[in-house]
Context: one part of a larger RNA
RNA sequence: GUCUGCGAGUUAUCGUUCGUGGCAAGCCUAAGUAUUUAUGAUAUGGAGGCGAAGCGAAAGCGAGUGUGACAAGCGCGACAUUAGUCGCGGGCGAUAGACCCGAAGCGGAGGUGAUCUAGCCAUGGCCAGGUUGAAGCUACAGUAACAUGUAGUGGAGGACCGAACCAGUGUACGUUGAAAAGUGCUUGGAUGAGCUGUGGCUAGGAGUGAAAGGCUAAUCAAACCCCGUAAUAGCUGGUUCUCUCCGAAAUAGCUUUAGGGCUAGCGUCAGGUAAAGAACUCUGGGGGGUAGAGCACUGAAUGGCUUAGGGCCACUACCAUGGUACCAAAACCAAUCAAACUCCGAAUACCCAGAUCCCAAAUCCCUGGCAGUCAGACUGUGGGUGAUAACAUUCAUGGUCGAAAGGGAAACAACCCAGAUCGCCGGCUAAGGUGCCCAAAUCAAGUUAAGUGGAAAGGAUGUGAAAUUGCACAGACAGUGAGGAUGUUGGCUUAGAGGCAGCCAUCAUUUAAACAUAGCGUAAUAGCUGACUCAUCGAGCGAUUUCGCGCCGAAAAUGAUUGGCGAUUAAACUUGAUACCGAAGCCGCGAAAACGUGUUUACACGUUUGGUAGGAGAGCGUCGUCUAUGCACUGAAGCAGAACUGUAAAGAACUGUGGAGCGUAGACGAGUGAGGAUGCAGAC
Repeated sequence: GUCUGCGAGUUAUCGUUCGUGGCAAGCCUAAGUAUUUAUGAUAUGGAGGCGAAGCGAAAGCGAGUGUGACAAGCGCGACAUUAGUCGCGGGCGAUAGACCCGAAGCGGAGGUGAUCUAGCCAUGGCCAGGUUGAAGCUACAGUAACAUGUAGUGGAGGACCGAACCAGUGUACGUUGAAAAGUGCUUGGAUGAGCUGUGGCUAGGAGUGAAAGGCUAAUCAAACCCCGUAAUAGCUGGUUCUCUCCGAAAUAGCUUUAGGGCUAGCGUCAGGUAAAGAACUCUGGGGGGUAGAGCACUGAAUGGCUUAGGGCCACUACCAUGGUACCAAAACCAAUCAAACUCCGAAUACCCAGAUCCCAAAUCCCUGGCAGUCAGACUGUGGGUGAUAACAUUCAUGGUCGAAAGGGAAACAACCCAGAUCGCCGGCUAAGGUGCCCAAAUCAAGUUAAGUGGAAAGGAUGUGAAAUUGCACAGACAGUGAGGAUGUUGGCUUAGAGGCAGCCAUCAUUUAAACAUAGCGUAAUAGCUGACUCAUCGAGCGAUUUCGCGCCGAAAAUGAUUGGCGAUUAAACUUGAUACCGAAGCCGCGAAAACGUGUUUACACGUUUGGUAGGAGAGCGUCGUCUAUGCACUGAAGCAGAACUGUAAAGAACUGUGGAGCGUAGACGAGUGAGGAUGCAGAC
């Protein structure tokens, strides 16, 4: 992992509500007792309970009563309109383990452990070999005597080196190991606070600890066993047959509340009387201060004009005065800005009234039973926060998803189209498409040349269209040839300044034309171009503006993607035209169900039938009991297969096997349905 079996809303009591039945202003018995065909039934039993009357704390009074001084007022009742009670069954709640499995843990009690390990007690055992050479002693030297020195002897030490033994430093291996802590190499101690055998003592809030919260039997910030115990779990997981009808929420308030609750909102089922018609659309009538706009108020803010006040400068004993390319109030002029400005002011939305179509199954209200929901998501629009960032966050208002399948967007909950009762090898369309993949147009015109068709600021004789304008056969634009001079090196300045450092002026002459020079250049000259002119050539050449489509800008990690192929149209946010394709949409034909109406029990007509949480209804099957009726050795159940039947759960002729019980109908009762729970047991 698979298979087979097992595996989760039960039972009791009380309450409440619905259904159903008996009796009814009443209803019912409990224990007990008697009989009997004896886990039962029948009878008896009215003790007691609920109801028919309430009010008050109570005494108590009573259709009233309490409060009160009250005949008042007020509270709770009575009345018009009195229904209860006892069974059975369903829903839900309370109390119990209360749908099932699951903690870590808690503490009330009692036990078991020191064969592991910690410390201690008693009694034993063990430590190759080598080295060092303390005190003391002896001899000699030495001293007044000691001291002291030398040599020898001696054999001390938590001394040294190093096996056994004990430890466990570093590293490698091992890591489903040879091993639930080891092995190899290396390393520390090795006469000591040493190691070790045997026996014994100390324990669970306790022991023991050269102290690490270490150790106390592979378990320790409180051992193990058993009991309390089915601890508790606002948490996670799981919770078993079918079909039919309806169908949510992810919000508000409160909460030691925020992933939990309660109430409301939204769902469903049943009942009810009463009401009026509900929504859309149209018409009429309303109030408003948003968008926009504006500057009339409140503020903000720019320039001008004018001019209080101030600064600076001058003058000045003081008072003053003058100047000002400084700052600037108020007023005026011009042009602006505002969520917390408004002289103005929509569209929508909202409220009221009326009307048409359509609908009468709809809407709304009341009562009761039962819920679920309280983490929402994206998208359009209007805002806040943020950076006019976020698949961001937070409101409002629509949509979709959630709980929605189908078609389109290559793929793609939330986008576009569209809401799947079932069947059909029928038709029409939506969004979106029509070269091939791939159903349907190789349609027309213009555009693009970039395979653009996916990105910015910015840049550019890309190209198409349009507008305005200048020059041009009296020769334009571009190219080529020639000229581009003289006064003069203009004057000043300067070391120099000669067209060309700088300042001033910028005239005149000869000319087809030629600047007192537009640029490069020289120390200054020189030199090279340009403007300008002629010749040559021979037809268009420029400038500005707008629009369409392109170009550059353009760098990422496995081989690249318009979805692919590929295409110059099969591109395009251009224009035009008619076809076609295309969905579970709509239509057609057939079938089923729900509801309504009509007639009436079977049809006709109409509407409806996506669905999570959840509500309601109707059924299938399993085991057993009772009653009735059947089958069975001429073959029951079970097992293997199975035509066929039913909308489904399911049923089942028949065949084989098997060898003794079983089916059907009605009623009743449950240990009543498995694929999930890291489910439990077994097998493989």
RNAcentral holds the full RNA, with entries from ENA. Large-subunit ribosomal RNA, domain II from a Verrucomicrobiota bacterium, 684 nucleotides, folded computationally.